[in-house]
Predicted 3D model of a 101-nucleotide RNA (Guanidine-I riboswitch aptamer) from Paenibacillus polymyxa. The coordinates come from a structure-prediction model, not an experiment, and the mean pLDDT is 85. Its Rfam family is "Guanidine-I riboswitch aptamer". Gene Ontology term of the family: regulation of gene expression. RNAcentral holds the sequence, with entries from Rfam and Ribocentre.

RNA sequence: AAAAACGUUUUCUAGGGUUCCGCAAUCGCAAGAUUGGUCUGGUCCAAGAGAAAACGCACAGCCAAGUGGCUGUGACACGGAGGGAUAAAAGCCUGGGAGAU
Numbered sequence: 001a002a003a004a005a006c007g008u009u010u011u012c013u014a015g016g017g018u019u020c021c022g023c024a025a026u027c028g029c030a031a032g033a034u035u036g037g038u039c040u041g042g043u044c045c046a047a048g049a050g051a052a053a054a055c056g057c058a059c060a061g062c063c064a065a066g067u068g069g070c071u072g073u074g075a076c077a078c079g080g081a082g083g084g085a086u087a088a089a090a091g092c093c094u095g096g097g098a099g100a101u
Base pairs, nucleotide, nucleotide: 007055008054009053010052011051012050015045016044020042021041022039023036024035025034026033027032057074058073059072060071061070062069063068076096078099082094083093084092
């Protein structure tokens, strides 16, 4: 900037690993180095089927006539294996997928 409409984004959580910080062990006079995520943690990643909020979209009604404003409604959702990214992994992406009912 454009698009979209079981919409998008932000914050958070279940969860996730180990690039950085911290922690632990070892080496070293020290500065520091190495190893460890089978280290509680902080940074970090994070849900279609988790939470909250904001902005949208649709429909109904009322007001306005003026491009709009206000109120209400917007359901349901069992789910592999394999693959991909990142330092690495995951309920991330593939994916309201393949399947199932």